This is a predicted structure of a 510-nucleotide part of an RNA (small-subunit ribosomal RNA, 5' domain) from Castanea mollissima. The full RNA is in RNAcentral, with records from SILVA. Its mean pLDDT, the model's own confidence on a scale to 100, is 81. Taxonomically the source falls in Castanea (Eukaryota, Mesangiospermae, rosids, Fagaceae).
Context: one part of a larger RNA
């Protein structure tokens, strides 16, 4: 001198774009953050149209013994069926393995780079073939009856559906040297054409698992480490290779080119300093990995050993009728705590993207935006021109004057900003409609210099000097050092210098 996710002190006008718990992976009140499909399915509730039946009421006509009775019409109510729409819980499908957060652990095939063979892959995509005949309820359904519990949540009996489940047949697939053996399906919408599905096996793309060469911090005041350890055979297991697991056999394997142990640490693209070599670093953004209160475990599934799923143990918090239960912000806001220190319990799904759906659409704290903070970068402004009686006043003085200083006043001009009106977007996509931001940006009319300058320094390094006070005191200080009565070094004042909506200090790296 440069850098920063900075903090502190003083000060503070505006705009664009970024950034914002680096500490306690500390504990969390409250709300939201993952649902969707009725074109897979049967029920419950509400509701629209139509048909049929019944009940009472009103009107008209006929008969009448004037008490009534028959027929027709109208609207109302109820029941049954049909139909339109909505909704609730459930069965079923797909998605909750993505997106979002954090960096605790990890010195490792974790990451980076370059290769490899023994693998899997839902949705998507390219062509192939098929979609036959049956069955039982499983219900925890809903509903109804009975019933346990304070609650959370259940138990038992009865009823019922399917793209839920099962069996048979079939098979250009699989296993096997061969004989031979094994394995499938589901329907829905529509008036129809047809469309959406389902099963099978062969590819593709994208994704993932595995192996390996090289690279990847410090310590020898860590020198030996290792029994599933290293290899083989048999068996098991996996999607797949493999001591991955197991029985037996052999005694190997690693190590001064640093094993083992200990400490520290997520890795990278990058960022930053530097002419470079190289050093430091790994916030935001992007790729990979790991984690989800702590430890362990599996289930489901194409995919998890699963942040807002399950089970067990533990710590903590909450409810309780003391028998028993509930919870997990390292999602977005927000609270307490810690700390020098880090924001709103905001708006919207209009755009982009994602999930589901045939679609309309629904969901989306991803995302798009607004709010807060000079936290940073960049840009703009705080006025321009003229103006000597060199005014008043301050400071200095050799008392003549000098300086602040064209600075102000004053005259004139302008309106970036600011205030008040008017108009008013693009972002919206191949009819139209649809904008949170937002009456925002922008344009335009009017007003008035109006609303807007500080901070640090002035002995040398280092740009910038005098006076007063103080008297080794009070104090300053990055280093040298200054202060003991004429201090350009302390404090104040005047003046000056530097940077400027910032300036200085502290921390940090080069």
């Nucleotide at each position: 001198g440069g850098u920063u996710g900075a903090a502190c002190g003083c000060u503070g006008g505006c705009g664009u774009c970024a950034u914002g718990c680096u500490u306690a992976a500390c504990a969390c009140a409250u709300g939201c953050a993952a649902g969707u499909c009725g074109a897979a399915c049967g029920a419950g509730a509400a509701u629209u149209u139509c048909u049929a039946a019944a009940a009472a009421u009103u009107u008209a006509a006929g008969c009448u013994u004037c008490g009534g009775u028959u027929u027709a019409a109208a609207g109302u109510u109820u029941u049954a069926g049909u139909u339109c729409u909505u909704u609730u819980a459930g069965u079923g499908g797909c998605g909750g393995a993505c997106g979002g957060g954090u960096g605790a652990g990890u010195a490792a095939c974790g990451c980076g780079u370059a290769a490899g063979a023994a693998c899997c892959u839902a949705c998507c995509u390219u062509a192939u073939g098929g979609u036959g005949a049956g069955g039982g309820a499983u219900a925890c359904a809903a509903c109804a009856a009975c019933u346990g519990g304070a609650a959370a949540c259940g138990g038992c009996u009865g009823c019922u559906a399917a793209u839920a489940c099962c069996c048979c047949g079939u098979a250009g697939g699989c296993u096997g040297a061969g004989g031979a053996g094994c394995a499938a399906a589901a329907g829905g919408a529509g008036g129809a054409a047809u469309c959406c599905g389902c099963c099978u096996g062969a590819g593709g793309a994208g994704g993932g698992g595995c192996u390996c060469g090289c690279g990847u911090c410090u310590g020898a005041u860590u020198a030996g480490c290792u029994a599933g350890u290293u290899g083989g055979u048999g068996a098991g297991g996996c999607a797949a290779u493999a001591g991955c697991u197991u029985a037996c056999c052999a005694a190997g394997g690693c190590g001064a080119u640093g094993a083992u142990c200990a400490g520290u640490a997520g890795c990278u693209g990058g960022u930053u300093c530097g002419a470079g070599a190289g050093g430091a670093u790994g916030a935001u953004c992007a790729g990979c990995c790991a984690c989800a209160c702590u430890g362990g475990g599996a289930c489901u599934g194409a995919g998890a050993c699963a942040c807002g799923g399950c089970c067990c143990a533990g710590a903590c918090u909450c409810c309780u009728a003391c028998g028993g239960g509930a919870g997990g912000c390292a999602g977005c806001a927000g609270u307490g705590g810690g700390g020098a220190a880090u924001u709103u319990u905001c708006c919207g799904c209009a755009a982009u993207g994602g999930g589901c759906g045939a679609a309309a659409g629904c969901c989306u704290g991803a995302c798009g935006g607004a709010g807060c903070a000079a936290u940073g970068c960049c840009g703009c402004g705080u006025g321009g021109a003229g103006g000597u009686a060199g005014a008043a006043g301050g400071c200095c003085u050799a008392c003549g004057g000098g300086u602040c200083g064209u600075g102000a006043a004053c005259u004139u001009c302008u309106u970036u900003u600011c205030c008040c009106g008017g108009a008013g977007a693009a972002g919206a996509a191949g009819c139209a409609a649809u904008g949170a931001c937002g009456g925002u940006a922008u344009c335009u009319g009017g007003g008035g210099a109006a609303u807007a300058a500080g901070c640090a320094u002035c002995g040398g390094c280092u740009a910038a000097c005098u006076c007063u006070g103080u008297g080794c005191c009070a104090g300053c200080a990055g280093c040298c050092g200054c202060g003991g009565u004429a201090a350009u070094a302390c404090a104040g004042a005047g003046g000056a210098u530097g940077c400027a909506a910032g300036c200085g200090u502290u921390a940090u790296c080069c």